[in-house]
Context: one part of a larger RNA
Molecule: large-subunit ribosomal RNA, domain IV
Organism: Candidatus Latescibacterota bacterium
RNA sequence: UCCUCGUUAAGGAAUUAGGCAAAAUGACCCCGUAACUUCGGGAGAAGGGGUGCCCCUAAGUAGGUGAGCGGAUUUACUCUGCAAGCCGAAUGGGGCCACAGUGAAAUGGCCUGGGCGACUGUUUACUAAAAACACAGGUCUCUGCUAAGUCGUGAGACGACGUAUAGGGACUGACACCUGCCCGGUGCCGGUAAAUUAAAAGGAGGGGUUAGCCGCAAGGCGAAGCUCUGAAUUGAAGUUCCGGUAAACGGCGGCCGUAACUAUAACGGUCCUAAGGUAGCGAAAUUCCUCGUCGGAUAAAAACCGACCUGCACGAAUGGUGUAACGACUUGGGCGCUGUCUCAACGAGGAGCUCG
Numbered sequence: 001u002c003c004u005c006g007u008u009a010a011g012g013a014a015u016u017a018g019g020c021a022a023a024a025u026g027a028c029c030c031c032g033u034a035a036c037u038u039c040g041g042g043a044g045a046a047g048g049g050g051u052g053c054c055c056c057u058a059a060g061u062a063g064g065u066g067a068g069c070g071g072a073u074u075u076a077c078u079c080u081g082c083a084a085g086c087c088g089a090a091u092g093g094g095g096c097c098a099c100a101g102u103g104a105a106a107u108g109g110c111c112u113g114g115g116c117g118a119c120u121g122u123u124u125a126c127u128a129a130a131a132a133c134a135c136a137g138g139u140c141u142c143u144g145c146u147a148a149g150u151c152g153u154g155a156g157a158c159g160a161c162g163u164a165u166a167g168g169g170a171c172u173g174a175c176a177c178c179u180g181c182c183c184g185g186u187g188c189c190g191g192u193a194a195a196u197u198a199a200a201a202g203g204a205g206g207g208g209u210u211a212g213c214c215g216c217a218a219g220g221c222g223a224a225g226c227u228c229u230g231a232a233u234u235g236a237a238g239u240u241c242c243g244g245u246a247a248a249c250g251g252c253g254g255c256c257g258u259a260a261c262u263a264u265a266a267c268g269g270u271c272c273u274a275a276g277g278u279a280g281c282g283a284a285a286u287u288c289c290u291c292g293u294c295g296g297a298u299a300a301a302a303a304c305c306g307a308c309c310u311g312c313a314c315g316a317a318u319g320g321u322g323u324a325a326c327g328a329c330u331u332g333g334g335c336g337c338u339g340u341c342u343c344a345a346c347g348a349g350g351a352g353c354u355c356g
């Protein structure tokens, strides 16, 4: 010096990113207990008091247990009565000892504001336990049973020995109040006169070959058959087209002017759009400018809380806003408590160091 512990004057978070760590609280009995609340909770809220031993009181009482003995009937693991033995309080009064009576050990610190997630659960075996996942509840959608969906090449199996109050998929995520506008794009559903459109059907026409014919020859023409092609025409779904649908994927404007101080603009004009963001919330887990401005808490606060709204770039099941209870979550404030610190000291055991 290090490790693991113990104690510490005065102060008591001044430490630090942060009370991290430590200290403190702690058991049982009694008193007492707020806001809020989904009336269950919150709650062990908070905050107080007591606790040993002896004597008296009560009292071998209350109470517990219950051998055994009965009674009744519906004869039972039934109902009901008495009861020996054993265990055995509370309460009130008085006294005794110690610094100390849950004498050791084990054994909650508490209050309060905000955020997120309703909750109990689940998760990155070996750096993340959370605000992530799940969840009950909500909505949409598919599926009529040989169901949809899934696995398998298949037989077959699951779904389900279920049957729409069922099963599959997607999103949201208790509860309360709600969930606005847009169907132009993409998707899905429905319709379908016309256009487009495959295989197939069809076979106009064309090519090859050559019996034959023509020709002095070169060569030309060329039926049938075989063969290579092949126009028109017919031809489904789909697409185009016409509707619907947003708790489907998604989207939800700009400029200019205007009121008898100023400022602002209920109002007006204009352009564009499928429609121009409603309620609610808002410097927010979202705010760049920004340490916005005002108020609160501090002697002093970039953090925190309450407001404002100029929302760079909130916003309604990619859910919006609240919310009691809950949380090894996160972020502020306070009480208690302390070697976290001012500022370090001493002690115990071990390591290091020296010798061996």
Stems, first nucleotide, its partner, number of pairs: 001351008010342002014340001019337001027051005036041001038174001052096005063087003068082005073076001097101001109335007116327002121133002137172007149158003175322004180252003185249002187245005194240003200234002205229005212221003253271005280314001281311001292308005